This is a predicted structure of a 678-nucleotide part of an RNA (large-subunit ribosomal RNA, domain II) from an Erysipelotrichales bacterium.
The sequence was found in a public genome assembly.
Its Rfam family is "Bacterial large subunit ribosomal RNA". Gene Ontology terms of the family: structural constituent of ribosome and ribosome.
Context: one part of a larger RNA
RNA sequence: ACCGGCGAGUUAUGGUAUCGUGCGAGGUUAAGGUGAAGAGCCGGAGCCGAAGCGAAAGCGAGUCUUAAAAGGGCGAGAGUACGAUGACAUAGACCCGAAACCGUGUGAUCUAGCCAUGGCCAGGUUGAAGUUCAGGUGAAACUGAAUGGAGGACCGAACCGACCCCCGUUGAAAAGUUGGCGGAUGAGCUGUGGCUAGGGGAGAAAUUCCAAUCGAACACGGAGAUAGCUGGUUCUCCCCGAAAUAGCUUUAGGGCUAGCGUCGCAGGAAGGCGCAUGGAGGUAGAGCACUGAAUGUACGAUGGCCCCAUCCCGGGGUACUGAGUAUAAUCAAACUGCGAAUGCCAUGUGAUGAUAUGCGGCAGUCAGACUGUGGGUGAUAAGGUCCAUGGUCAAGAGGGAAACAGCCCAGACCGCCAGAUAAGGUCCCAAAAUGAUUGCUAAGUGGAAAAGGAUGUGGGGAUGCACAGACAACUAGGAGGUUGGCUCAGAAGCAGCCACCCUUGAAAGAGUGCGUAACAGCUCACUAGUCGAGUGACCCUGCGCCGAAAAUGUACCGGGGCUAAGCAAGAUACCGAAGCUGCGGAUUUAGUAAAAACUAAGUGGUAGGGGAGCGUUCCAUGAACGGAGAAGAUGUACCGAAAGGAGCAUUGGAGAUCAUGGAAGUGAGAAUGCCGGU
Numbered sequence: 001a002c003c004g005g006c007g008a009g010u011u012a013u014g015g016u017a018u019c020g021u022g023c024g025a026g027g028u029u030a031a032g033g034u035g036a037a038g039a040g041c042c043g044g045a046g047c048c049g050a051a052g053c054g055a056a057a058g059c060g061a062g063u064c065u066u067a068a069a070a071g072g073g074c075g076a077g078a079g080u081a082c083g084a085u086g087a088c089a090u091a092g093a094c095c096c097g098a099a100a101c102c103g104u105g106u107g108a109u110c111u112a113g114c115c116a117u118g119g120c121c122a123g124g125u126u127g128a129a130g131u132u133c134a135g136g137u138g139a140a141a142c143u144g145a146a147u148g149g150a151g152g153a154c155c156g157a158a159c160c161g162a163c164c165c166c167c168g169u170u171g172a173a174a175a176g177u178u179g180g181c182g183g184a185u186g187a188g189c190u191g192u193g194g195c196u197a198g199g200g201g202a203g204a205a206a207u208u209c210c211a212a213u214c215g216a217a218c219a220c221g222g223a224g225a226u227a228g229c230u231g232g233u234u235c236u237c238c239c240c241g242a243a244a245u246a247g248c249u250u251u252a253g254g255g256c257u258a259g260c261g262u263c264g265c266a267g268g269a270a271g272g273c274g275c276a277u278g279g280a281g282g283u284a285g286a287g288c289a290c291u292g293a294a295u296g297u298a299c300g301a302u303g304g305c306c307c308c309a310u311c312c313c314g315g316g317g318u319a320c321u322g323a324g325u326a327u328a329a330u331c332a333a334a335c336u337g338c339g340a341a342u343g344c345c346a347u348g349u350g351a352u353g354a355u356a357u358g359c360g361g362c363a364g365u366c367a368g369a370c371u372g373u374g375g376g377u378g379a380u381a382a383g384g385u386c387c388a389u390g391g392u393c394a395a396g397a398g399g400g401a402a403a404c405a406g407c408c409c410a411g412a413c414c415g416c417c418a419g420a421u422a423a424g425g426u427c428c429c430a431a432a433a434u435g436a437u438u439g440c441u442a443a444g445u446g447g448a449a450a451a452g453g454a455u456g457u458g459g460g461g462a463u464g465c466a467c468a469g470a471c472a473a474c475u476a477g478g479a480g481g482u483u484g485g486c487u488c489a490g491a492a493g494c495a496g497c498c499a500c501c502c503u504u505g506a507a508a509g510a511g512u513g514c515g516u517a518a519c520a521g522c523u524c525a526c527u528a529g530u531c532g533a534g535u536g537a538c539c540c541u542g543c544g545c546c547g548a549a550a551a552u553g554u555a556c557c558g559g560g561g562c563u564a565a566g567c568a569a570g571a572u573a574c575c576g577a578a579g580c581u582g583c584g585g586a587u588u589u590a591g592u593a594a595a596a597a598c599u600a601a602g603u604g605g606u607a608g609g610g611g612a613g614c615g616u617u618c619c620a621u622g623a624a625c626g627g628a629g630a631a632g633a634u635g636u637a638c639c640g641a642a643a644g645g646a647g648c649a650u651u652g653g654a655g656a657u658c659a660u661g662g663a664a665g666u667g668a669g670a671a672u673g674c675c676g677g678u
Base pairs, nucleotide, nucleotide: 001678002677003676004675005674006673011091012090013089014088016086017085018084019083020082021081022080023079026048027047028046032042033041034040052059053058062074063073064072065071094232095231097229101222102221103220104219105218106217112196113195114194115193116192117191118190119189120188121186123155124154125153126151130147131146132145133144134143135142159183160182161181163180164179167176198214200210201209202208235613236612237611238610239609240608245258246257247256248255249254259365260364261362262361263360264359265358266357273350274349275348276347277346278345279344285338286336287335291332292331293330295328296327297326298325299324303320304318305317306316307315308314368393369392370391371390372389373388374387375386376385377384398409399408400407413585414584415583416582418581419580424575425574426573427560428559429558433572437569438568439567440566446562452546453545456543457542458541459540460539461538463536464535465534473530474529475528476527477526479503480502481501484498485497486496509524513522514521586603587602588601589600590599591598592597614667616664617663618662619661620660621659622658623657625655632651633650634649635648636647638645639644
């Protein structure tokens, strides 16, 4: 891992709701007795009901409150016993699962410390004190030599340890091996016997050890501790079908009540939708009288500064400040002299046809997700977060978007080798136009992106110049006063400042740029000629261009490939889904009708509610079977909408079935399930 077996809402008691049965203003017995047991019978104690209201006295279909005949509160309707079913309560209460807590014991044969008594430490080195002799001294001190053999001394085996690396890491080993390493006369190592015990011991102290277990050992018990947590929870079909919200919560992944679901009963349009009418309101927008914000201009108070005066009254100026007023143009969730659309309330009316509401049984839900729209928050970030209002998913399959819960189309009862469509498509992959019309694009734009940039190209508009010759090109001129004045070393059109005139002329600036130290030189504006038809500067707009660098491999069309098979516009045809239609069938609800049938509307579905069934074991009653072959097993093209059920053949070798009821150890694929097998 697979296969087989086992494996989870039970039982008791109580009240409660529904259903069934009996009796009914009543219903019913309990313990106990009797009975072989059970049933039955006896047993009326007791319980429930038949009257309530009030604190009570009390009154009574009423009563209490109260001054009250007013108002208001609570009352005035058949129950009861048993059984079945649903959920609840109390019990382990659907099953498995803690870490822990407490009690009583067992452990120091491991290990820690201690006690008693024994044992062990090759070999080599160093050479303390002391002592002796010699030197030395007045005597000493002291010095030298010898002797001596101290030390948690040195080197290093046994022994004890464990610093480093390899190996080992389903090991040879639940801590080891090889190599190196530390201690090795000591706080040394070790044998045997003994002592200390669980909030306790022991500890050269690490939460370390106390039998491979230690922030509190192990065994058994309380015990099925508790688990708002995780996992699991077994046959079928039919009808309906949620929620992820509010309030409260030592509450936030739990709960309670409400909301939303389902089933029953009541009552019978109250409901939803369209239209019309009438209302309340202060949002979008708008506006600036109010509250504030904010800009320009004009006038300009107050204050400042300067001048005059300064004895008092003061006077003048101001490129300072700037209230306020006027005018122009603005801004606001917490501004409003305005103000929608929607939505909401109500009335009337219309179509539809079984919704709304009340009461009762049973729930589930309280982590929501994305998307459109209106907003808060954030950075007008997020697949962010928080509200509101729709949709989808959740609980929704099918078609499209290459693939893709939340986007677009569309809601799957079953069958069909039928038809017509939606979104989206029609060159090939790949069903259907290599279709038609009119334009655009040349960038593979299409098939990713901004500020910004550009004689890309199409459309529209307005405008300057132009056959009295424009624009471009070429030829010629582009002068004189004058080197304008100032400045300056110089300044002559061309460093800078000021002014910017006059003349001749077809035209020519006190000069557009280059240039020189300054001049010079080149050039432009401007003019004439040659040429001969358009040319220049703008505005709006369609489609394109640049801007454009990323990490495995083209890789930003699904691919091939496409100049349309790209883009825009309008029209036609076709393809295209489980949607719609056609044909056949099943089923639910309502109506007609009630035997069947017909008509209409339905039949996606998680949590969940309701209904109807299949099968297993046993029991009762009845029926039918088996050595002329039961159960079981294997095979099989049969029947049923499903769970399932026959028949036949083979095997097997002794029990077993059907009908109607009843009772349950009643259905397995999942629980890192349990046991067995392979």